[in-house]
RNA sequence: CAGACUGUACGGCAGCGUGAACGUUUUUAUGUUUACGAGGAAAGUCCGGGCAUCACAGAGCAGGAUAGCUGCUAACGGCAGCCGGGGGCGACCCUAGGGAAAGUGCAACAGAAAAGAAACUGCCGUGUGUGGUUUUCACAUGCGGCACAGGUGGAAUGGUGAGGUAAAAGCUCACCGGAGUGCAGGAGACUGUACUGCCGUGUAAACCCUAUCCGAUGCAACGCCUUAUGGUGCAGCAUGUCUUAAACGCCGGCUCGGCGGAUAUGGCUGCAAUGGCGGCUUGAGCUUUGCGGCAACGCAAAGCCUAGAUAAAUUGCCGUACCCGACAGAACCCGGCUUACAGGUCUG
RNA sequence: UGGGGAAUGGUGUAACGGCAGCACGGAUGACUCUGACUCAUUUAGUAUAGGUUCAAAUCCUAUUUCCCCAGCCA
Numbered sequence: 001c002a003g004a005c006u007g008u009a010c011g012g013c014a015g016c017g018u019g020a021a022c023g024u025u026u027u028u029a030u031g032u033u034u035a036c037g038a039g040g041a042a043a044g045u046c047c048g049g050g051c052a053u054c055a056c057a058g059a060g061c062a063g064g065a066u067a068g069c070u071g072c073u074a075a076c077g078g079c080a081g082c083c084g085g086g087g088g089c090g091a092c093c094c095u096a097g098g099g100a101a102a103g104u105g106c107a108a109c110a111g112a113a114a115a116g117a118a119a120c121u122g123c124c125g126u127g128u129g130u131g132g133u134u135u136u137c138a139c140a141u142g143c144g145g146c147a148c149a150g151g152u153g154g155a156a157u158g159g160u161g162a163g164g165u166a167a168a169a170g171c172u173c174a175c176c177g178g179a180g181u182g183c184a185g186g187a188g189a190c191u192g193u194a195c196u197g198c199c200g201u202g203u204a205a206a207c208c209c210u211a212u213c214c215g216a217u218g219c220a221a222c223g224c225c226u227u228a229u230g231g232u233g234c235a236g237c238a239u240g241u242c243u244u245a246a247a248c249g250c251c252g253g254c255u256c257g258g259c260g261g262a263u264a265u266g267g268c269u270g271c272a273a274u275g276g277c278g279g280c281u282u283g284a285g286c287u288u289u290g291c292g293g294c295a296a297c298g299c300a301a302a303g304c305c306u307a308g309a310u311a312a313a314u315u316g317c318c319g320u321a322c323c324c325g326a327c328a329g330a331a332c333c334c335g336g337c338u339u340a341c342a343g344g345u346c347u348g
Numbered sequence: 349u350g351g352g353g354a355a356u357g358g359u360g361u362a363a364c365g366g367c368a369g370c371a372c373g374g375a376u377g378a379c380u381c382u383g384a385c386u387c388a389u390u391u392a393g394u395a396u397a398g399g400u401u402c403a404a405a406u407c408c409u410a411u412u413u414c415c416c417c418a419g420c421c422a
Stems, first nucleotide, its partner, number of pairs: 001348006008321007016037009039327001043338002046336005051218004058256004063214005068082005083097001084095004098209002103207002105203003120150002122146010158176006179196007222278004229422003232272006238265005248260004285304008322325001349418007358372004366402001373391006395411005
């Protein structure tokens, strides 16, 4: 530095929740005995799945999520191994890691110029004027060439060196970096190598493009029992009116599509309160052993049952020991991630 | 329990990714015999931590705090 495990222990008395057995009681209840009784995060609710209902859960658009490769898995934005990039002497650590050559936007200030651009200080050639005795030279000014130097900036249109030139420049060459194409290796990301050519900044945790995935709502889902009166809403029936095949109504945002004739009523019936029961804990379950795999994980055998409350149980007192005990309390369930956490043990 | 949203000086609120403003407050001074009004100066801020970017109040992630909604009504 990294990983894994653990999370005070033992005993006595009294009590609480659930289940079972037995007893009392018409039942509701109640007594006795006995078994079990919070976590590694039960937390945040950030992902994924089960389960339930909505239309049988369909198509497209919109919207959302993810982004190296291969594998694991019920699934994932998770995990394992590997590749590329970065850091460390090292063990090892970090990495939202597709596309900027499809298009659009943005790049403040500074700076001459900020994306098919640019001459401020400069360098070179040349014309004119002035000064000077003349060529040279100095100053001022006009035209043309140059992206080499200075300076600005996070970033200035590849870097270093040589040739070349009036002065210069990938203008040319060598090496490096980057791009394209071929060949070899690899399951793949990719790596190595040869050739071509001299290039076209950054930003996608800006819009966007590409590929893949996602129907919506959540146990206050949902089902059942019970239920006095009134209102409200919904559904069905009855009656009246309208319509006659496409208008209208309903179906998570729109379209397709699906379903239904529509609407009114001081008519009738049913559903929707509170309360109770189910859903509720046997499950992608746990432990041990063996086998396959680098690993995540998978397969097989044997054994085990380990909270299920509903205002809300898991507590109080006492004793012993020590290193004197952190973060923290289930609420439909499971797989992950993230966050909180005193101390201890083991491994590399 | 489930779902949704917000956080900018003491208070209420602005701000295309490019110098964080405004109003009411507080303090000091001037004006006045004194106070108020008025004028001038000043005070104080992007909830916390990390990341993307040249640059973050703004974009992304985690945390903290606060608010709202959801069971037909009487």